[in-house]
Molecule: RNase P RNA; transfer RNA
Organism: Clostridiales bacterium
RNA sequence: UGAGGCGGCCGAAUGGUCGCAUGCCGUAAGGCAUGAGGAAAGUCCGAGCACCACAGGGCAAAGUGCCAGCUAAUGGCUGGUGGAGGCGACUCCAAGGCAAGUGCAACAGAAAUAUACCGCCGAGCGAUCGGUAAGGGUGGAAAGGUGCGGUAAGAGCGUACCGGCGGCAUGGCGACUUGACCGUCCUGUAAACCCCACUUGGUGCAAGAUAAAUGAAAGCGCAUGGGCUGCCCGUCCUGCUUUCGACCAUCGCUAGAGCUCUCCGGCGACGGAGCGCGUAGAUAGAUGACCAUUCAUGACAGAACUCGGCUUACAGGCCGCGCUCAUUUC
RNA sequence: GCGGGCGUGGCGGAAUUGGCAGACGCACCAGCCUUAGGAGCUGGCGGGUAACCGUGCAGGUUCAAGUCCUGUCGCCCGCA
Numbered sequence: 001u002g003a004g005g006c007g008g009c010c011g012a013a014u015g016g017u018c019g020c021a022u023g024c025c026g027u028a029a030g031g032c033a034u035g036a037g038g039a040a041a042g043u044c045c046g047a048g049c050a051c052c053a054c055a056g057g058g059c060a061a062a063g064u065g066c067c068a069g070c071u072a073a074u075g076g077c078u079g080g081u082g083g084a085g086g087c088g089a090c091u092c093c094a095a096g097g098c099a100a101g102u103g104c105a106a107c108a109g110a111a112a113u114a115u116a117c118c119g120c121c122g123a124g125c126g127a128u129c130g131g132u133a134a135g136g137g138u139g140g141a142a143a144g145g146u147g148c149g150g151u152a153a154g155a156g157c158g159u160a161c162c163g164g165c166g167g168c169a170u171g172g173c174g175a176c177u178u179g180a181c182c183g184u185c186c187u188g189u190a191a192a193c194c195c196c197a198c199u200u201g202g203u204g205c206a207a208g209a210u211a212a213a214u215g216a217a218a219g220c221g222c223a224u225g226g227g228c229u230g231c232c233c234g235u236c237c238u239g240c241u242u243u244c245g246a247c248c249a250u251c252g253c254u255a256g257a258g259c260u261c262u263c264c265g266g267c268g269a270c271g272g273a274g275c276g277c278g279u280a281g282a283u284a285g286a287u288g289a290c291c292a293u294u295c296a297u298g299a300c301a302g303a304a305c306u307c308g309g310c311u312u313a314c315a316g317g318c319c320g321c322g323c324u325c326a327u328u329u330c
Numbered sequence: 331g332c333g334g335g336c337g338u339g340g341c342g343g344a345a346u347u348g349g350c351a352g353a354c355g356c357a358c359c360a361g362c363c364u365u366a367g368g369a370g371c372u373g374g375c376g377g378g379u380a381a382c383c384g385u386g387c388a389g390g391u392u393c394a395a396g397u398c399c400u401g402u403c404g405c406c407c408g409c410a
Stems, first nucleotide, its partner, number of pairs: 001326004005321006012294007020035006037300001041311002044309005049204004061200005066080005081095001082093004096195002101193002103189003117136002119132005144162006163185005168179002171176001208251003215244006225237004258277002261274005295298001331409007340356003349393001358374005376383002386402005
């Protein structure tokens, strides 16, 4: 100098005029304060909270799936193990068990978990029979690969090395690692059924609570008054009690597992202590419009009970690294 | 706000336990028939010269994906 890797931040600014929502002050006119996001989004996980259900246990169903830790909790996060990619910094992985059982493997191929089509060897005049899994052919996949021995021909049949699996030992909390040891040679598929381990009661603020008014149903009383109707019967309204339920109002409704900084513990996620900060809260639903200057030609997008995560969208710009590679110069 | 479902030729709609994608119908095109048109009958009908590519889009599992899994986009339905 060029090309990368990792981590983080901003995402129009300032002023003026008019307007909207909420709160406070004011008799009023009005004044003052505050007023969207990193994702407010998707609603994919996990919680708080509320109501319903619930002795205890089991089945079913659904979900999760290497190990250890963090957390209120998680399918999240951190650190490791194993695997994959990259020269490297580094990145990515739904990663338990087909050696528990069952199913499936189209077409091709003789045969798809079991086999003999060609070939090879032996017997037989021959048709054919027997042996074989070295070689050929089919397929994504055909009983591990190479050498030597062995044999009629062959074969883990024997042996050496390599590879896989299981046992044993070694180090590690563990996943797992290492081993000059022993045995053995086993198709793939569990994002197929299933097995194993663990987790989960249901419904969501349209949950729910309260008050007043009003309505509906049932009962009491036929005691009062009124209407239909002049009278009786009947019926309706009115009275009292109980139960039920919608709009609306108030609450739930925003201070919460909150955030900044410093110190301490920990590799880290995170935890502890101290100092400080801080009112969006509607219910037809506010957060806007215009002007001026500057940078530029303003990305994705807007709360509706609240948090912790994940995922997805995003014009442009900035910062940090005692991270890497290549080239050149000293 | 909460929950459920569906995307396949121009249109509707099959293929549902993973195995040659487009069965069937409508529409369209060509031919036959007719003086002509309709109806009828026959054939064709996703793209590409071909190799191949095609089930909303992007990935993944698998020998193999319309089908199974994840993310995403669009549409539809239910709950006061």